Two RNAs folded together computationally: RNase P RNA and transfer RNA, 424 nucleotides in total.
Rfam match: Bacterial RNase P class A. Rfam classes the family as a ribozyme.
Its mean pLDDT, the model's own confidence on a scale to 100, is 77.

[in-house]
RNA sequence: CGAGUAAGACAGACAGUCGCGUGUGCAGACCGAAAGGUCGUACAUGAGGAAAGUCCGGGCUCCACAGGGCAAGGAUAACGGGUAACGCCCGCCGAGAGCGAUCUCAGGAAAAGUGCAACAGAGAUAUACCGCUCGGUGCUUUGCAUCGAGUAAGGGUGGAAAGGCGAGGUAAGAGCUCACCCGAUGGCGCGUAAAAGCGCCCAUCGCUGUAAACUCUAUCCGGAGCAACACCGCUAUGGGAGCAACAGGCUUGCCCGGCCGCUCCCGGGGUGGCUGGAGCGUACCGGCAACGGUGCGCCAAGAUAGAUGACUGUCGAAUACAGAACCCGGCUUACAGUUUUGCUCGUGUU
RNA sequence: GCGGGUGUAGUUCAAUGGCAGAACACUAGCUUCCCAAGCUAGAUACGUGGGUUCGAUUCCCAUCACCCGCUCCA
Numbered sequence: 001c002g003a004g005u006a007a008g009a010c011a012g013a014c015a016g017u018c019g020c021g022u023g024u025g026c027a028g029a030c031c032g033a034a035a036g037g038u039c040g041u042a043c044a045u046g047a048g049g050a051a052a053g054u055c056c057g058g059g060c061u062c063c064a065c066a067g068g069g070c071a072a073g074g075a076u077a078a079c080g081g082g083u084a085a086c087g088c089c090c091g092c093c094g095a096g097a098g099c100g101a102u103c104u105c106a107g108g109a110a111a112a113g114u115g116c117a118a119c120a121g122a123g124a125u126a127u128a129c130c131g132c133u134c135g136g137u138g139c140u141u142u143g144c145a146u147c148g149a150g151u152a153a154g155g156g157u158g159g160a161a162a163g164g165c166g167a168g169g170u171a172a173g174a175g176c177u178c179a180c181c182c183g184a185u186g187g188c189g190c191g192u193a194a195a196a197g198c199g200c201c202c203a204u205c206g207c208u209g210u211a212a213a214c215u216c217u218a219u220c221c222g223g224a225g226c227a228a229c230a231c232c233g234c235u236a237u238g239g240g241a242g243c244a245a246c247a248g249g250c251u252u253g254c255c256c257g258g259c260c261g262c263u264c265c266c267g268g269g270g271u272g273g274c275u276g277g278a279g280c281g282u283a284c285c286g287g288c289a290a291c292g293g294u295g296c297g298c299c300a301a302g303a304u305a306g307a308u309g310a311c312u313g314u315c316g317a318a319u320a321c322a323g324a325a326c327c328c329g330g331c332u333u334a335c336a337g338u339u340u341u342g343c344u345c346g347u348g349u350u
Numbered sequence: 351g352c353g354g355g356u357g358u359a360g361u362u363c364a365a366u367g368g369c370a371g372a373a374c375a376c377u378a379g380c381u382u383c384c385c386a387a388g389c390u391a392g393a394u395a396c397g398u399g400g401g402u403u404c405g406a407u408u409c410c411c412a413u414c415a416c417c418c419g420c421u422c423c424a
Stems, first nucleotide, its partner, number of pairs: 001346010012315007020046007028039004048321001052332002055330005060225004067256004073221005079091004093107001094105004108216002113214002115210003129155002131151009163181002166178003182206005187200004229272004238266006248260004267423002279298008351420007360374004368404001376392005397413005
């Protein structure tokens, strides 16, 4: 210098003018029956890394404190740790990709049982089509035909066909037997924080694949969601119609327990919940890390028809994905451009 | 904002993980003086991208589009 890889940072900046939301201060005026609201002005403050998808986990609220019993359903999956919790994150192991840095993995059990494996092929979880061997019968004989039995060593098919190779053995064969090798499970020893890994030649074996098919094992899970829910006010629970009242609805099925009348049409105010939190920044300490602890500092949108914008000038250019709606922790997806650090590979120079 | 559901020919719907079908519509031919009807033949699809599997419309994940329901007074 080029190519790559991992982890981050920024997401136009500055100045001026006008405008909008929220909070606080100041002064009154107005609307309303009230609760409460509106208007002026000064100051402060005002979108994101994903605010998105709503895919997981929690807080909060109501249903009984989330409750008792039975059943069903869902989620996760080597091992250890982090966390409020998780299906997230970190470490580590195993498997796979890459020369490498590094990346990916729904990564328990197919030896509990059931299902499925199209087409091809003789045969798909057990098979006799061809072939090989023996025996019987027929034909004039080497042999051929046919019937019966044995045989998975040879053939081709397929994603998958009974562990491999040699010897023994046999009528022919076959882990049928033996030696060696490969693999699995168990036991013992070494080893690790644990899983893993290594060894024995000690024991039992040679078993198709599929569990993102049913299932089994282990662990976890109550439901609904801020349009939850609580409260204030008025002609004090708005007006009308229909249905039901041994019923029906909610509490994810049933029983117990708890709560509530239901449906349709017309009409119609306000407040809280609402943002100070598993919060952010920084220094030190512990830890390989995720993360934790302590000290110091900071307060950073809160609307309800919904604000966060427009114009001008300068900077070489001004551009991506996209906009809060109860709040947090993650994951996933979208994304123009700028930039920092570590590492890897290649080339060149000193 | 919250919750739920569905994507298969032009339209409405089928299909145990094993060659994607039906009806109507469309095109061509026959029939007719011409049209319609009828008969014959044909073309046209699993929303998109990954994964599991020998094999995916079907199972799993992500994504896109569309549809439906939900406040209180009560």